Model confidence (mean pLDDT): 83 of 100. This is a predicted structure of a 555-nucleotide part of an RNA (large-subunit ribosomal RNA, domain I) from a soil metagenome.

Context: one part of a larger RNA
RNA sequence: GGCGUACGGUGGAUGCCUUGGCGCCAACAGGCGAUGAAGGACGCGGUAAGCUGCGAAAAGCCUCGGGAAGCCGCAAACAGGCUAUGAUCCGGGGAUGUCCGAAUGGGGAAACCCUAUCUGGUAAAACCAGGUAACGGCCCGCUGAAUACAUAGGCGGGUACGAGCUAACCCAGGGAAGUGAACCAUCUCAGUACCUGGAGGAAAAUAAAUCAAACGAGAUUCCGAGAGUAGCGGCGAGCGAAAUCGGAACAGCCCAAACCCUGGUAUUUAUACUGGGGGGUUGUAGGACCGCGUGAGUAGAGUUAUCAAUCCGGAGGCUAGGUGAACCCGCUGGAAAGCGGGGCCAUAGAAUGUGAUAGCCAUGUAACCGAAAGCUUGCCGGACUCGAAGCGGUAUCCUGAGUACCACGAGGCACGAGAAACCUCGUGGGAAACCGGGGAGACCACUCUCCAAGGCUAAAUACUCGUUGGCGACCGAUAGUGAACUAGUACCGUGAGGGAAAGGCGAAAAGCACCCCUGCGAGGGGAGUGAAAUAGAACCUGAAACCGUAUGCCU
Repeated sequence: GGCGUACGGUGGAUGCCUUGGCGCCAACAGGCGAUGAAGGACGCGGUAAGCUGCGAAAAGCCUCGGGAAGCCGCAAACAGGCUAUGAUCCGGGGAUGUCCGAAUGGGGAAACCCUAUCUGGUAAAACCAGGUAACGGCCCGCUGAAUACAUAGGCGGGUACGAGCUAACCCAGGGAAGUGAACCAUCUCAGUACCUGGAGGAAAAUAAAUCAAACGAGAUUCCGAGAGUAGCGGCGAGCGAAAUCGGAACAGCCCAAACCCUGGUAUUUAUACUGGGGGGUUGUAGGACCGCGUGAGUAGAGUUAUCAAUCCGGAGGCUAGGUGAACCCGCUGGAAAGCGGGGCCAUAGAAUGUGAUAGCCAUGUAACCGAAAGCUUGCCGGACUCGAAGCGGUAUCCUGAGUACCACGAGGCACGAGAAACCUCGUGGGAAACCGGGGAGACCACUCUCCAAGGCUAAAUACUCGUUGGCGACCGAUAGUGAACUAGUACCGUGAGGGAAAGGCGAAAAGCACCCCUGCGAGGGGAGUGAAAUAGAACCUGAAACCGUAUGCCU
């Protein structure tokens, strides 16, 4: 020196554990904000750096309930207090709530600087305390140009109407490229990503100028089939319906006009414009109008549309909680829940904890009960409010206009200009009036079908920042969130931004009094605690690499 063995050091794998995550289901909630949000800065504790809580009334104040013996957060300790006159704690309501932030008196390099005015402290200045003072919208008043009336504008008052934040879902306005086509240009990716605007708890769509096919259906939305079909397509890559059927859920309505009544304005006194009430709302055409008829403030309906505004009570639910069965002895052990013996409860043998494995020890579980206060409901009742009708006639009137439609240019439709209908825009033309008009995939005829150019409308559908409950052939500290721990922290970057590592003594601190070595060290040796100290805080287990000590063999 090598190989081996034994015992160590180092190291932190592995096993076990779980306070944290991940996913899903059900129900709820689906917003907060000028009554100042979200998010922050700075403070507040006897001693106080961080987190948490709170706001100069500052780990808190008042009140109403719950609850019952301890309490002064994480988090020890000392000091000092509170509490059966019910504290701490939990829930409802309230008060306070510095400064910044939409930030809003003005300014500003956020958390700072500066001002005007009113009231009070004063008799007054200074000073202090409290209030008011942004912009826009809407309402009211005064004033008032070019320009006569007017209007614009200006001034003042009122107004909790707006502004900002927020995970996804939704609608609209804009709108790529990498990619695919084995290149690439039409095409695709894709109306996706992204930007902007807007809204709601959902949004959008919605009551046929729809489909269909010679039969018929009867608003919209969503799911399954139809169907990867019919089609579209450098007929490449690819894109990709509908009718119809089966389900979920179902709900229909209101204006404009004709006509009647009644007002206003303008002027050339005959028109034009305009307001209110009634009427009326559709395609087997309907309505006005005319004739006949008569129900009644009745039937009925109603706060989610259906004309429209609500309120009260009950019941249920949410926001604290409460009651809640049944076990002992012996043995082993540090400890009994283990083993042995004998019992018991069960509408409760879910689970967790307790010194090892507990139905009967604790918290609980099944079942049942509970609210002073606030919130909530698609349930019930009441008040209240609204409030109908039928038949016949057809001479006249009405039934949404720069609209339909056409040409050209585009876009959307599964459909790329194609035989290209249909829908929507741009430019230019530009109807009809029920003997009317649109559609049925060029176009025409016949036939069928519907009634555009106004509006509203729950449910079935989408999503989850969040709350409550539950579940998992989900993870178990290099996993699972980036984050089980002072984590979006430390740290890096001018900045946008990037972004960690880090869990485990023990049942209980019983966390080693005292002695010794030593630098009044570090570290260690005794003693003591403990079941265990090779469980001693660099603390469960403690693999390997790596480093030693001792020893056998070989050299």